[in-house]
Context: one part of a larger RNA
RNA sequence: UUGGGUUUAAAGGGUGCGUAGGCGGACGCUUAAGUCAGCGGUAAAAUUGCGGGGCUCAACCUCGUCGAGCCGUUGAAACUGGGUGCCUUGAGUGGGCGAGAAGUACGCGGAAUGCGUGGUGUAGCGGUGAAAUGCAUAGAUAUCACGCAGAACUCCGAUUGCGAAGGCAGCGUACCGGCGCCCAACUGACGCUGAAGCACGAAGGCGUGGGUAUCGAACAGGAUUAGAUACCCUGGUAGUCCACGCGGUAAACGAUGAAGGCUAGUUGUCCGGGGGCGAUUGAGUUCUGGCUGACACAGCGAAAGCGUUAAGCAUUCCCCCUGGGGAGGUACGCCGGCAACGGUGAAACUC
Repeated sequence: UUGGGUUUAAAGGGUGCGUAGGCGGACGCUUAAGUCAGCGGUAAAAUUGCGGGGCUCAACCUCGUCGAGCCGUUGAAACUGGGUGCCUUGAGUGGGCGAGAAGUACGCGGAAUGCGUGGUGUAGCGGUGAAAUGCAUAGAUAUCACGCAGAACUCCGAUUGCGAAGGCAGCGUACCGGCGCCCAACUGACGCUGAAGCACGAAGGCGUGGGUAUCGAACAGGAUUAGAUACCCUGGUAGUCCACGCGGUAAACGAUGAAGGCUAGUUGUCCGGGGGCGAUUGAGUUCUGGCUGACACAGCGAAAGCGUUAAGCAUUCCCCCUGGGGAGGUACGCCGGCAACGGUGAAACUC
């Protein structure tokens, strides 16, 4: 490279927005760039193929001829492209409803924890497998009252809901993003994907300043043990929290890229609007849209399993894979970073 793959064997980028590019709905008219057909030119010779001829044959020699491509010309008009007109089903706008822990900021609340002050009260408390370190007669633990501080929000709570992902949960207010349903008034293909690029991105980490109740790397002590740089216990600094900035990684997982289309069903949950049945207001039932689960036909799969939320059937676009170790993605170089480190990413050698 051809071809084949990417849930679990190597392989889906952490996620979004989006540039170039690639791809793109229905019906007309037109054009003729792609496409197709005819003809012509060119395609050096030798070589190869095909058809003849000459050395007794062959190798060898020799004559003729074909040729993809490129250029020109004359046509064809189904498809792709260009131009133009029109359409509404893709996409968007509008109107009317609706649900939600989506986000940001501010305010408020109770319980618990720790600390402080005071009261009651006395000898233990705490901790463990058992202990000890530790705390306590300078009055602890327990208990009552008051106060302070920081952090997190029990129950509700759920295969629940929302968000692109990371993620989001006490209550209220303000601002603000997205989504669903119904109507079908408007625009009229305005779309899909997306190398670069930009933005977001758990925890831990870094910088400056604050804060510090709890928990708690490091560290110290007590145990355990042959040892114990651990597991257990008592303490405890960074950190955990806030503001601003940096960093940019995760089993960032559904280990499953995005979009639209097609392909039997059954049964739950959540959120809609509407129609039918159901005494009128109703419980219920059935049809219908969206989400989220469980099963299961066909089909797929090496199997486990997947199965209208596909890993089925096909399409468009992007990332990625190509034996194990070397290589905990290492070395070197480059790019980024304050650093930590991140991104890119080999080879010798070896099996």
Molecule: small-subunit ribosomal RNA, central domain
Organism: uncultured bacterium